[in-house]
Context: one part of a larger RNA
Molecule: small-subunit ribosomal RNA, 3' major domain
Organism: uncultured pavlovophyte
Parts: sequence; C1' cells; structure tokens
RNA sequence: UGACGGAAGGGCACCACCAGGCGUGGAGCCUGCGGCUUAAUUUGACUCAACACGGGGAAACUUACCAGGUCCAGACAUUGUGAGGAUUGACAGAUUGAGAGCUCUUUCUUGAUUCAAUGGGUGGUGGUGCAUGGCCGUUCUUAGUUGGUGGAGUGAUUUGUCUGGUUAAUUCCGUUAACGAACGAGACCUUAACCUGCUAAAUAGUCCGCGGAACCGCUGUGUUCUGUCGUGGCUUCUUAGAGGGACUAGUAGUAUCCAACUACUGGAAGUUUGAGGCAAUAACAGGUCUGUGGUGCCCUUAGAUGUUCUGGGCCGCACGCGCGCUACACUGACGCAUUCAUCGAGUCGUACCUGCAUCGAGAGGUGUGGGCAAUCUGUUGAACCUGCGUCGUGAUGGGGAUAGAUUAUUGCAAUUAUUAAUCUUCAACGAGGUAUGCCUAGUAAGCGCGAGUCAUCAGCUCGCGUUGAUUACGUCCCUGCCCUUUGUACA
Repeated sequence: UGACGGAAGGGCACCACCAGGCGUGGAGCCUGCGGCUUAAUUUGACUCAACACGGGGAAACUUACCAGGUCCAGACAUUGUGAGGAUUGACAGAUUGAGAGCUCUUUCUUGAUUCAAUGGGUGGUGGUGCAUGGCCGUUCUUAGUUGGUGGAGUGAUUUGUCUGGUUAAUUCCGUUAACGAACGAGACCUUAACCUGCUAAAUAGUCCGCGGAACCGCUGUGUUCUGUCGUGGCUUCUUAGAGGGACUAGUAGUAUCCAACUACUGGAAGUUUGAGGCAAUAACAGGUCUGUGGUGCCCUUAGAUGUUCUGGGCCGCACGCGCGCUACACUGACGCAUUCAUCGAGUCGUACCUGCAUCGAGAGGUGUGGGCAAUCUGUUGAACCUGCGUCGUGAUGGGGAUAGAUUAUUGCAAUUAUUAAUCUUCAACGAGGUAUGCCUAGUAAGCGCGAGUCAUCAGCUCGCGUUGAUUACGUCCCUGCCCUUUGUACA
C1' cells in the first nucleotide's frame, strides 16, 4: 500500500429490507440443463456473472453425432510411367437403399487434362479460449482514476483526492500545504412530450361550393352519409424540416442565509423532465478457435476428422432442477351485439403482403385485381373492456391434458403424429409447504398486435400500444457495495 475482521463510525441499493402488489415453488403442458438410456441420443456454458443462453423454434439441409455408400476439389516441385497410349467416361447383367460403371463380367470410348512415388500444400463445426486477436460479459451502475509543479518522509509512499453541509454523482459550497489540470460523472447523442408562429403537401387532411341518398316538429338553405365533382381556399388535426421552449423560473420557508432542500404559483414539461445510448482506471487465466478466407501450435489428410448422398439421431424417459404458458372459475364461461390502437412488414429477375367475388361447417380452394408502398393490404373496425341474454356453485356449461377418427395446408418427404380445422374423449388442478423472484407511475399487473427466427411451425425473444391499481417517497435490521478510523497472525 492492499486484502481481511464475527471492529467502530458515516453513506448507498426494490439485482437489500420495510409497507404492499403480482407471483414462482404445488397441477397439466411447453422448453433448457443434469441423470439414465442409446449405434448416436453432437457440443459449449454450471453461484451472482451456466440452465426460452449459443440470436439454439434442428423433419432433409443445417449438423458438428451414428450406420453405410461416392468423389478429390491431393496446388506446386522433383523423379518415374507414357502417344506402340498416362489416363477419362459408360449401356446391359450381377451387385447396391439407389437410374453410384462404387465394384465385377463384357468390351467400347477418351487423348496428356491425368497416373505412381517423394517432398510440400490444401481442407477440417478436429484439439487447445490455460498459446492468442477481436468481440462480449462481469467486478461495477457504483464514483471512481491519474500525472505536472510544490509540501512531508532516508524510502516504499503520501498530500492534492478533505473535518463539515449538500448532491444521483470526487455534484457543488466551503475548509485547506497545496496550486493548477486530465479521464470518468455531468454536458453530449437518440427518443417521448409543447408550438393556432415559419416552410409545405392529389402519397395527409380540413373548410366551402356543386351533385346524390336518408331522417325529422315536414320546418330551416336543418342534421347525417356519400361522389379523387371543383384540384377552390387553408394547414387546426397528420406528416417532417428549420427553429423556439426549462434555466428547478417566481414566491415563501429551512439552511453558515453558501451549496442546496421543501412547499406553492405559473407552465406542455420542475424525480438528472421521462426512457435509453455512450461510458474511465485496473482487472478476470469469465465466455467464444462452433461468426469469420482472424489465428500460433498439435492432430488428421484418400479405408479422410475433407466433401457429398441415403437413413437415423440431436425430440429417446423410473427421475432431479431452472425460465415459462394454461388454469383452478360467477370481478366468471359461453352466445349475440356494440366499440376504440400503436410500433412494424411486404414480390425483380421472383412468388412477398394480400383486397374483392365465389365454393366450403371450418381449415382451405378457385377466379380476378392492387401494391417495390403516407398511394395497395388498411380506417390494419386488435384484444381485454362495454351492453343484453343463458348458466348457477357442482371437478359444473370451470379446466383442456391425453387419446381415436376425419379433412386441409407447407414441403421431394410429415411415421416418432410440422401446423391448422371438425367430431368424439374430459385427466390433474378447489389458490399451492420450507423457500424464493420482480417491482415506485402511465410504473406493476391484465390484454392483444407486430417484428426476429420462418417453406411450414411460438407457450421464446425484442418492440408496440390498450385498460390501469395498492403501497413507500423511508431505513441500514437482513443481503451486499463504497468511504474514513483502527487492528492483524495474510501478500
């Protein structure tokens, strides 16, 4: 100087607690991991920092694993063989999963591309992440880190970097043997909020006028709907450029009347305005050689660990653990009706988003259109919700696992059932022990939608809106982290 303490004192955090909310843990199912099994059930990762993670939803491919079959894509060099032929390809039959001339029988064909040996390459989802780069994760979401000059000390080192107040913050105020600086924090960037001010819009609308239709107290230049009718006006709504806007502004308390904190007022906005991004120094023998034509070394390299084809496996089930979905109903289920979104996305040398019509119980089929998109899908008429009925607390009309049959769709291929639909079947589950996770406002939770993967397939992930609480607005008691003081047997 660190590290540690079951030492003391401050401070901080819903990956801590308190007050609560929703849960998970119990059930069924989905999915990942272990184990077991297996020809193979490929493999990495194992406290936070492995386990719906590898963007890992694998029918073939992927694919690394298993059972088998081809091919050479063995550059180049040297030495051979060799035009009197180095070699290549092949019908049929046998053989084979195979219409692989793979091999054999049989002969034809080809013409220096090859073939044999040696050296040396190449390839490898082979090994080593404990040889590495790069990237990521974590320590660590906290406030921390460093040098110059000066001071102290023989020196390692220390001061600066602090008693105190304050802040989300080593943020500021102030104190001051330190002064003046740098990185980090903040500022910054993105996004969500405001603008009746500017610029505009037949790819967005609105108002007016002109047609058309319906309705009424049948009365008025009435109300509603409609016509790409007028290209007439305008930009409030919509879109998006340039800008503006908040600086905790003003006031009042608290406070050294300093930094600041609290309350109110105004305001679209006063928790750092909300939410993200970026993110220092020092590290870890954290993960990745299975992202790469990044890569050292080792292994293998023609009976291949290369490559491709066929089939299987990664899905196997006495069991244990983790993330989830569906539920256990009446604040509900079912039927009918009503009524509102936002992020996305979409076919050019290819079959994506799909309207309408029609057939069909449905799934879906057929025909015909639009869209490379603010133009079409599409006003994306989403779901929960809301209204009216039926049910009436029963394993019930709750729940929908497990099976049987059938019909479609994707695909060369659906059996170990891709998925969807119909009928039947109607299991556990009556709110879940010890334990444990997440969370403070448009948040939790409920609800659906889109995208990623995608030929087909979400119970996953990432976004988006919709409905929208209870309870803190604190503490250091538990769990951890930071700082100061102190101690030490550790380095």